[in-house]
RNA sequence: AGGGGCGUAGCUCAAUUGGUAGAGCAUCGGUCUCCAAAACCGAGGGCUACGGGUUCGAUUCCUGUCGCCCCUGCCA
Repeated sequence: AGGGGCGUAGCUCAAUUGGUAGAGCAUCGGUCUCCAAAACCGAGGGCUACGGGUUCGAUUCCUGUCGCCCCUGCCA
C1' cells in the first nucleotide's frame, strides 16, 4: 500500500427480501428465609463507533472517517 471481518445495554451476543431494537449474565426492587445464598416474579438501562447520502421510513443499502483483528505485498 491492497483485500477481508468486526464496532448494538455495564459485559457476552442476537436482530436480513429496510417497517416500533431483544436475550443471557450483571444491577435494582419484591416473594421466600431468623439472616444471607439459591430459586421465582418484576423493573430500569441504547442517540446501534462518528459524519454524510438514498428512502415515507436505515442496526440493515451507498459513502467518508476512527478503532480493533486477520490475510497479501513493498522498502530497509
Predicted 3D model of a 76-nucleotide RNA (transfer RNA) from an Alphaproteobacteria bacterium. Model confidence (mean pLDDT): 81 of 100. Rfam family: tRNA. From the family's description: Transfer RNA (tRNA) molecules are approximately 80 nucleotides in length. Rfam classes the family as a transfer RNA.